[in-house]
The part of an RNA shown here (small-subunit ribosomal RNA, 5' domain) has 534 nucleotides and comes from an uncultured beta proteobacterium. RNAcentral holds the full RNA, with entries from ENA, Greengenes and SILVA.
Context: one part of a larger RNA
RNA sequence: GAUUGAACGCUGGCGGAAUGCUUUACACAUGCAAGUCGAACGGCAGCACGGGAGCUUGCUCCUGGUGGCGAGUGGCGAACGGGUGAGUAAUGUAUCGGAACGUACCCCGUCGUGGGGGAUAACUCUCCGAAAGGAGAGCUAAUACCGCAUACGACCCGAGGGUGAAAGCGGGGGACCUGGGGUAACCUGGGCCUCGCGCGAUGGGAGCGGCCGAUAUCAGAUUAGCUAGUUGGUGGGGUAAAGGCCUACCAAGGCGACGAUCCGUAGCGGGUCUGAGAGGACGACCCGCCACACUGGAACUGAGACACGGUCCAGACUCCUACGGGAGGCAGCAGUGGGGAAUUUUGGACAAUGGGCGCAAGCCUGAUCCAGCCAUUCCGCGUGAGUGAAGAAGGCCUUGGGGUUGUAAAGCUCUUUCAGCAGGAACGAAACGGUGGGUCUUAAUACGACCUGCUAAUGACGGUACCUGCAGAAGAAGCACCGGCUAACUACGUGCCAGCAGCCGCGGUAAUACGUAGGGUGCGAGCGUUAAUC
Repeated sequence: GAUUGAACGCUGGCGGAAUGCUUUACACAUGCAAGUCGAACGGCAGCACGGGAGCUUGCUCCUGGUGGCGAGUGGCGAACGGGUGAGUAAUGUAUCGGAACGUACCCCGUCGUGGGGGAUAACUCUCCGAAAGGAGAGCUAAUACCGCAUACGACCCGAGGGUGAAAGCGGGGGACCUGGGGUAACCUGGGCCUCGCGCGAUGGGAGCGGCCGAUAUCAGAUUAGCUAGUUGGUGGGGUAAAGGCCUACCAAGGCGACGAUCCGUAGCGGGUCUGAGAGGACGACCCGCCACACUGGAACUGAGACACGGUCCAGACUCCUACGGGAGGCAGCAGUGGGGAAUUUUGGACAAUGGGCGCAAGCCUGAUCCAGCCAUUCCGCGUGAGUGAAGAAGGCCUUGGGGUUGUAAAGCUCUUUCAGCAGGAACGAAACGGUGGGUCUUAAUACGACCUGCUAAUGACGGUACCUGCAGAAGAAGCACCGGCUAACUACGUGCCAGCAGCCGCGGUAAUACGUAGGGUGCGAGCGUUAAUC
């Protein structure tokens, strides 16, 4: 000099953008942070509508008939997104390679989607428990579960053969066939046709993930030897998959001064800071990877976890308890206590972007987008402009002549940024939706898909940005320093005292070095100090 996720002191007008527990991976009150689908299913607790009954005429009761829907079965999601850096010196990361693998949803193909069965929750009844919760009996559905049939691919094989699937739901429909209700008119369902979304088997793809190798990756030798599943082989097991990954047996290997082992420290990279560079230091915010989720361990489910807001066990801690037993996990967003020099609101919205579910409408989303707080940082703007010598008054100095503050002020002439008040007022929002046309599909001018024209609606921020008008210089300057380094000097007070100080050093009666004042210098909504890095 540059820099900082800074803090402290003095001071503080506005705006934009960004950042904001670096310390106790300390403990957490409260609320929210992962749901969704009725177009998978049985149903109907509650709400609304319709219908019926009763009357006390505005209430009660009944009724799944309709919209919907609590709880439940089932599906998908919950393995993403969000947080933190404790551990980890290599099971990590970065770069370059590799072969023995997996992949739900998505895309492109091939072939199917036939026919049956038994349960179970919800519900009802009974019972146990303070609660959390649980037990028994009975009823019922499915895209839940299980056989059978079939098998283009697929898998196994002793090459003869063998093994293994599936689920339906919704929209539309002119004939024809058929079931139910009804005297009939007609109403309603099924077959049949068709479309969409699904389901099963299998091939390929994309993206993603698991695994292996090489090289690089802090410090200590006042750590020199380390190692028995250790190193290799064979058989077996295990995994999606190679492998001592595991196991039995056999061999005696393997690593190490090119630093093994041990100890300390540490998440790694893209990058950041500094520097002419080489290098040095660092790894906040943002992006990629890894690890962790009260501490330790374990598996279950699943395409995927050994799972932050899942399960089980143990431990510490906190809470409830009828003392028998239970409940919990903010390193999600806010917020509290504590620690600390120190770090924000228990805010708004799903309008946009993205994610989950859903045919869709839509619902959920503390991701996200915004707002709030803080001069914490960076950037921009303002605190007025021009004129004005009687060089006013006052202050300070003085050799008492004057000098200086100083065009500074006053005065005169202007302007009105920003702040204030008033009025107007956005971009971010066009997709989805509706409707017309065309093409495709189809038996079909139905439904549906695609293209296209027109068009309704949708904004948290926010009456914000921005624009216009009004008034009036009106509301807006400090901080540090002035002995040398280092830009800037005098007076008074003090008298080795009080004090200053980054280094040299000042102060003991004329101190440009202490304190105050006048003046000056530097930076300026900041300025200094401290800490830290180059």